[in-house]
RNA sequence: GGAAGAUAAAGGCAAACUAUUCCGAAAGGGUAGGACGCAAAGCCUAGGGUCUAAGGUUUAGUAGGAUGAAUCAAAAUCCUGCAAUUUAAACGAUGAUCGCCUGGUUACCAAA
Numbered sequence: 001g002g003a004a005g006a007u008a009a010a011g012g013c014a015a016a017c018u019a020u021u022c023c024g025a026a027a028g029g030g031u032a033g034g035a036c037g038c039a040a041a042g043c044c045u046a047g048g049g050u051c052u053a054a055g056g057u058u059u060a061g062u063a064g065g066a067u068g069a070a071u072c073a074a075a076a077u078c079c080u081g082c083a084a085u086u087u088a089a090a091c092g093a094u095g096a097u098c099g100c101c102u103g104g105u106u107a108c109c110a111a112a
Base pairs, nucleotide, nucleotide: 005109012038013037017033018032019031020030022029023028036099042105043104044103046102047101048100049097050096051095056091057090058089059088060087061082062081063080064079065078066077067076
C1' cells in the first nucleotide's frame, strides 16, 4: 500500500412485532420503542423480479312496450321508465420495495 472478512477493536444499521391526533387511494413509508439479522442492511429504482392499482383504457345494466309479424316465432332496431357518472371484472406504473437479485458509486476497521 492492498482487501480475500476474524469469536479482534471502535463505531454503525435495524427484520418481525408494538405504538402513533404522521404521510399515502393502496402497496408502502415516517417517527418512537424493539432486535431477527447485516461488512456496505450506505447511496442510486439503472436492468430484472415482486407488491399495489389512484388516475387511465376496455367490457358488462334492468323492467316494460312497438316494429319485426295478416298464423307460430327468432335475431335485430326503436321508444319509455328505473338505476347511474357509480359498481364489478380485466389490463396497466408514472407508485412502492436497494433487508429480492444484478449493476453503478462512495466508505470505517483489518488478524491469519